C1' cells in the first nucleotide's frame, strides 16, 4: 500500500397496509372509544443441530403482532458506495 469481517458517522436507494367510523375541546398533523388491515424499527417463538437423567442452548426477510405502522413528511429491516476505528490473515 492493498484485502476481509465488524462497529460507528455522514450520503443515496428502500416495501406493505382505512387521509376508516363515532365522540370531545384546548381546534391540533391533538385526545378518547370502535372496527378493519400491514410487517421491514424494537420485542417474542422454533426446525435442523448441540447438550442431555431432567432442565436447557440456538437463525431468518419464516411465524406472532406485544410494541410500531396504514396520504405526504418522518421512521424504516436491508442494499450500495465513502470516511474513521478495531480485529484478522498475508
Nucleotide at each position: 500500500g492493498a484485502c476481509a469481517a465488524c462497529a460507528c458517522g455522514a450520503c443515496g436507494g428502500g416495501a406493505g397496509a382505512a387521509g376508516c367510523c363515532g365522540g370531545g375541546c384546548c381546534a391540533g398533523c391533538c385526545c378518547c372509544g370502535g372496527u378493519g388491515c400491514c410487517g421491514a424499527a424494537g420485542g417474542a417463538g422454533c426446525a435442523a443441530c448441540c447438550a442431555c437423567c431432567c432442565c436447557g442452548g440456538u437463525a431468518a426477510a419464516c411465524u406472532c403482532u406485544c410494541a410500531g405502522g396504514c396520504a405526504a413528511a418522518a421512521g424504516g429491516a436491508c442494499c450500495g458506495a465513502c470516511g474513521u476505528g478495531u480485529u484478522g490473515g498475508g
Predicted 3D model of a 90-nucleotide RNA (Glycine riboswitch aptamer) from an uncultured Rhodobacteraceae bacterium. The sequence was found by an Rfam model in a public genome assembly. Rfam family: Glycine riboswitch aptamer. Its family is annotated with glycine biosynthetic process in the Gene Ontology.